[in-house]
RNA sequence: UUUGCCUCAAGGCAAACCAUCGGAAAUGAUGGGACGCAAAGCUAGAGGGGCUUCGUCGCAAGACAUGCCAGCCAGCUGCCAAA
Numbered sequence: 001u002u003u004g005c006c007u008c009a010a011g012g013c014a015a016a017c018c019a020u021c022g023g024a025a026a027u028g029a030u031g032g033g034a035c036g037c038a039a040a041g042c043u044a045g046a047g048g049g050g051c052u053u054c055g056u057c058g059c060a061a062g063a064c065a066u067g068c069c070a071g072c073c074a075g076c077u078g079c080c081a082a083a
Stems, first nucleotide, its partner, number of pairs: 001083004012037002017032006035071001041076003047073002049069003055064003
C1' cells in the first nucleotide's frame, strides 16, 4: 500500500426503539437494546452539506446560527489477519 474480517482468530463501536435526565427545538447524557460499521476513532473556529429557531430582523409572509449532526461527504490519525 492492497485485500479481508466485527468471528478464521484477537479486540471494538452501537441504528431504530424503550426508560430516566438535560434542552425552546434540533438533539445530547446514562442504562437497556443491535440496524449496521475496517475507522461507526478524532475534528462542527476558518472545506462542503444537512437539522432546529429560544432568540434576532420583519407589518406580515418569511429570513437568519451564535444551537446541533462526524452513523452524509471531507480532513487527520489508527487496530487485527493475509499478501
Background
This is a predicted structure of an 83-nucleotide RNA (c-di-GMP-I riboswitch aptamer). Its mean pLDDT, the model's own confidence on a scale to 100, is 81. The model forms 95% of the base pairs in the Rfam consensus.